A computed fold for a 346-nucleotide RNA from a soil metagenome, annotated as Bacterial RNase P class A. The sequence is in RNAcentral, with records from MGnify. Rfam family: Bacterial RNase P class A. It is annotated as a ribozyme. Its mean pLDDT, the model's own confidence on a scale to 100, is 75.

RNA sequence: CAGGACAGGCAGCCGCGGGGAGCCUGGAACCAGGCUCCCUGAGGAAAGUCCGGACACCGCAGGGCAGGGUGCUGGGUAACUCCCAGGCGAGGAAACUCGACGGAAAGUGCAACAGAAAACACACCGCCAAAGCGGCUCAUGUCAGCCGCCGGCAAGGGUGAAAAGGUGCGGUAAGAGCGCACCAGCGGCGCGGUGACGCGCCGGCUUGGCAAACCCCACCCGGUGCAACGCCAGACAGGGGUGACGACGCUGCCCGCCGAGCCCCGGGUAGGCGGCACGAGCCCCGUGGAGACGCGGGGCCGAGAUAGAUGGCUGCUCCCGACAGAAUCCGGCUUAUCGACCUGCU
Numbered sequence: 001c002a003g004g005a006c007a008g009g010c011a012g013c014c015g016c017g018g019g020g021a022g023c024c025u026g027g028a029a030c031c032a033g034g035c036u037c038c039c040u041g042a043g044g045a046a047a048g049u050c051c052g053g054a055c056a057c058c059g060c061a062g063g064g065c066a067g068g069g070u071g072c073u074g075g076g077u078a079a080c081u082c083c084c085a086g087g088c089g090a091g092g093a094a095a096c097u098c099g100a101c102g103g104a105a106a107g108u109g110c111a112a113c114a115g116a117a118a119a120c121a122c123a124c125c126g127c128c129a130a131a132g133c134g135g136c137u138c139a140u141g142u143c144a145g146c147c148g149c150c151g152g153c154a155a156g157g158g159u160g161a162a163a164a165g166g167u168g169c170g171g172u173a174a175g176a177g178c179g180c181a182c183c184a185g186c187g188g189c190g191c192g193g194u195g196a197c198g199c200g201c202c203g204g205c206u207u208g209g210c211a212a213a214c215c216c217c218a219c220c221c222g223g224u225g226c227a228a229c230g231c232c233a234g235a236c237a238g239g240g241g242u243g244a245c246g247a248c249g250c251u252g253c254c255c256g257c258c259g260a261g262c263c264c265c266g267g268g269u270a271g272g273c274g275g276c277a278c279g280a281g282c283c284c285c286g287u288g289g290a291g292a293c294g295c296g297g298g299g300c301c302g303a304g305a306u307a308g309a310u311g312g313c314u315g316c317u318c319c320c321g322a323c324a325g326a327a328u329c330c331g332g333c334u335u336a337u338c339g340a341c342c343u344g345c346u
Base pairs, nucleotide, nucleotide: 001344002343003342004341006339008317009316010315011314012313013312014311016041017040018039019038020037021036022035023034024033025032026031027030043323047334048333050332051331052330053329054328055225056224057223058222067221068220069219070218071217072086073085074084075083076082087101088099089098090097091096102216103215107214108213109210110209124157125156126153127152128151132149133148134147135146136145137144138141165183166182167181168180169179170178184206186203187202188201189200190199191198192197229274230273231272232271238265239264240263241262242261245259246258248256249255281300282299283298284297285296286295287294288293318321
């Protein structure tokens, strides 16, 4: 530095959740209550709820737009923004670690402060005095010297997160890819590689940064979440049917209407049950693969509450015990974490 594994241990007593067995009581199978005994009972993150799925209901012909996400390459996986291997870049002496790592010669835009100038560049200090103009000096030069103006330059200094390729030689008045060599970058070709890319040769000489700014390109994406959703019984509101019984329209009958009774349906809330603990499960062995992982065989069952259970006391012991508590489930990521162990590497 990387990976793995642990998260006080043992014993006794009392208590709580879940499951099972036996006995007793009550009623008809079976259920309810009580007692006794046995088994079992949080995590590596159960957390944040940040991604991805399973499952459930709703929606949906197909395609497109809008919107959101992802973004080097190849693989793994149910899927992923995850994992493995590789490439490139950055850090480190190294083991190794980190990287939203497509596109900036499609377009639009942005860059505080400082600075001359922040992208159709620019001149504060500085360097030069070759050409032109003016002036001065003298030793009066058919290339004298000096100063100024108009100028030339971007090498050096300075500013900045970033300064218009870098270093060197030549060149020049001084300079400059102005010329050359090497390096970086760009384009083309060849070779190697599945690919990202690497190596070599050639070319013209240089085209700044930011896309977690808009944007462009490629690929992916319906919505809501177990308080999903399904079932059960009873009561109430309500609806429908029957109505041989009763009241009214009539004295009676038919008929109409109202009602008790009976039957059926019945949303939602509350209650009970399911969903809900056998699953993309865990362990071992074999096998394929560089690895993530796949395949085959054997073994195991490891919480399931619904106001929500894991606690308390005592004794012994050690290194004196951190972060933290399940609530539909699973794969990840991230964050928190006392201590101590194992393996490999520098």